Background:
A computed fold for a 106-nucleotide RNA from a soil metagenome, annotated as SAM riboswitch aptamer (S box leader). The coordinates come from a structure-prediction model, not an experiment, and the mean pLDDT is 87.
[in-house]
RNA sequence: CUCAUCAAGAGGGGCAGAGGGACCGGCCCGUUGAAGCCCCGGCAACCACCCGUAUCGGGCAGGUGCCAACUCCGGCCCUCGGACAACCGUCCGAGGGAAAGAUGAG
Numbered sequence: 001c002u003c004a005u006c007a008a009g010a011g012g013g014g015c016a017g018a019g020g021g022a023c024c025g026g027c028c029c030g031u032u033g034a035a036g037c038c039c040c041g042g043c044a045a046c047c048a049c050c051c052g053u054a055u056c057g058g059g060c061a062g063g064u065g066c067c068a069a070c071u072c073c074g075g076c077c078c079u080c081g082g083a084c085a086a087c088c089g090u091c092c093g094a095g096g097g098a099a100a101g102a103u104g105a106g
Stems, first nucleotide, its partner, number of pairs: 001106006011040005019029003023075004041067003046063002049059004071100001076097009
């Protein structure tokens, strides 16, 4: 850089000691113990491998990944509804699409 996926799923212990949820804003999580490291466990099935009349289905779990909240929500654009104002516009809610990010494969 390209492609695919992102509404489901899955936590205990030890060390440690105040931070964490990418960024910004919000809102959360955290001394009833954050990040990080280690052990064990689990989820899923992208790749590998196996089977099958096979751009698909099934199996396995070796290589990754993951185990609060939809990728926690929004951040840019469009549509619809509502409030204020009633020219522009501001705010709130719903939906869609981007961007960004994450993971895998190349």